[in-house]
Molecule: Bacterial RNase P class A
Organism: Aggregatilineales bacterium
RNA sequence: CAAGUAAACCAGAUGAUCGCGGCUCGAAAGAGUCGAGGAAAGUCCGCUCUCCACAGGGUACGGUGCUGGCUAACAGCCAGGCGGGGCGACCCGACGGCACAGUGCAACAGAGAGGUGUAGUGCGGCGGCGAGGCUGGCGUGCCAGUCCCGCCACCGCGAGGGUGAAACGGUGGUGUAAGAGACCACCAGCGUCGGCAGCGAUGUCGGCGGCUAGGCAAACCCCACCGGGAGCAAGGCCAAGCAGGUGCAGUGGAGUGACCCGCUCCGCACCGGGUAGGCUGCAUGACGGCUGGAGUAAUUCAGCCGCUAGAGAGAUGAUCAUCGCCCUGCCGUCUGGCGGGGUACAGAAAGCGGCUUACCGGUUCACUUGGACG
Numbered sequence: 001c002a003a004g005u006a007a008a009c010c011a012g013a014u015g016a017u018c019g020c021g022g023c024u025c026g027a028a029a030g031a032g033u034c035g036a037g038g039a040a041a042g043u044c045c046g047c048u049c050u051c052c053a054c055a056g057g058g059u060a061c062g063g064u065g066c067u068g069g070c071u072a073a074c075a076g077c078c079a080g081g082c083g084g085g086g087c088g089a090c091c092c093g094a095c096g097g098c099a100c101a102g103u104g105c106a107a108c109a110g111a112g113a114g115g116u117g118u119a120g121u122g123c124g125g126c127g128g129c130g131a132g133g134c135u136g137g138c139g140u141g142c143c144a145g146u147c148c149c150g151c152c153a154c155c156g157c158g159a160g161g162g163u164g165a166a167a168c169g170g171u172g173g174u175g176u177a178a179g180a181g182a183c184c185a186c187c188a189g190c191g192u193c194g195g196c197a198g199c200g201a202u203g204u205c206g207g208c209g210g211c212u213a214g215g216c217a218a219a220c221c222c223c224a225c226c227g228g229g230a231g232c233a234a235g236g237c238c239a240a241g242c243a244g245g246u247g248c249a250g251u252g253g254a255g256u257g258a259c260c261c262g263c264u265c266c267g268c269a270c271c272g273g274g275u276a277g278g279c280u281g282c283a284u285g286a287c288g289g290c291u292g293g294a295g296u297a298a299u300u301c302a303g304c305c306g307c308u309a310g311a312g313a314g315a316u317g318a319u320c321a322u323c324g325c326c327c328u329g330c331c332g333u334c335u336g337g338c339g340g341g342g343u344a345c346a347g348a349a350a351g352c353g354g355c356u357u358a359c360c361g362g363u364u365c366a367c368u369u370g371g372a373c374g
Stems, first nucleotide, its partner, number of pairs: 001370005007364004012323007020035006037345001041356002044354005049231004056261004061227005066080005081095001082093004096222002102220002104216002114168001121160001122157004127152004132147007169187006188212001190209008235280004244271005252266004287306008324343008
């Protein structure tokens, strides 16, 4: 210098004019002050809070799924293991069941796609037919023997080729008509037993066994663990207003939902009538920053400091000027001058922790690979 990897951060600034919401002051006019984000987003997880039993048992349903730790909790985070990818920095993984509990699935191609399954090509054997070579015999174009080739039928085989994402271990040898874990040695893989290291996932070493048992569980299923439901229009308080009627009811009805039990309450359903207001919940909280301690880290403890949106049809905006940043044209080429274009994604609604997704551009730190120079 180039190409990358990983992490953290910024998200234009100032001024003027007009405008919007909260609070304070003011009789009013008005004045002062505060007023979005890294994702406020998607609403995908996890909670707080509220009501219904202080949410209890079971079924169903759903979720999670390597190990250890962190956390209020999590499908989050940190560290590690294993598997996969990359030359590497590093990245990715719902990663329980070695799919020998059971059921199921596999397009196209292919002979055959699943526990004993497949034979098109191929290898081999016996037989038949046909052509030919060699040898021998004679009756000279026939017979016998042998070799080779082609075709047909049957049988054996599963090594080579071919199909496929996937065809039931690999290499070498023995064996055979040809072959094959059929047998043997080594290796891989599987099961099992034990030693050592580690909290553990796991790693490593050794013995034995049978010789290969295929893939898919974000298919059903099985195992372990977790989950009651509804949601701030939850819920609480106040004010205002109104008119009752009909039907059913204890082996009942409601709360009560997917269902059963249990628990609580005594009314419930329909028609009709009234209201469309205020306060609260509602921002001091699992909060943020700095320093120090513990810990590899996530995180946690202590001290100090800080807190500044809070609507309820829903505010936080628009225009102009100057400057900044990026791209680009011309002049000029040491700097520069004059122009043009761009400056994102997006916007709180009870609150909090995550994840995911969107984003014009830019900055910093660490690391990797390659090149050049010293």